The RNA shown here (SAH (S-adenosyl-L-homocysteine) riboswitch aptamer) has 91 nucleotides. Its Rfam family is "SAH (S-adenosyl-L-homocysteine) riboswitch aptamer". For this family Rfam cites "Riboswitches that sense S-adenosylhomocysteine and activate genes involved in coenzyme recycling" (Wang et al., Mol Cell, 2008). Rfam 15.1 lists 1,354 matches to the family in 1,132 species. It was read from a public genome assembly, where an Rfam model found it. The model forms 100% of the base pairs in the Rfam consensus. The prediction has a mean pLDDT of 78.
RNA sequence: CUGUCCGAGGGGCGCUGCAGUGCAAGGGUCGCAUGACCCGUUGCGCGAGGCUCGGGCAGGGACAUCGCAGACGCAACGGCGCCCAUUCCCC
Repeated sequence: CUGUCCGAGGGGCGCUGCAGUGCAAGGGUCGCAUGACCCGUUGCGCGAGGCUCGGGCAGGGACAUCGCAGACGCAACGGCGCCCAUUCCCC
């Protein structure tokens, strides 16, 4: 650094819907057929932690312009509406 899993970023309800995804149709390629692969063209549905941080596992890379140990401290952000919680200030 990449992939994946877990955790954290306080919650709940409703709405829209990009990505993504399920089903069906459409198109293309292979093929005797059954079927397989590709496209993201259409319809219906699901869909607002997909982001950041920390850790586990696996792989890759780098290595003194680095690495290791210890102490202290600590996030930023997340469409719209409503509600709850929490903190501060005022009455």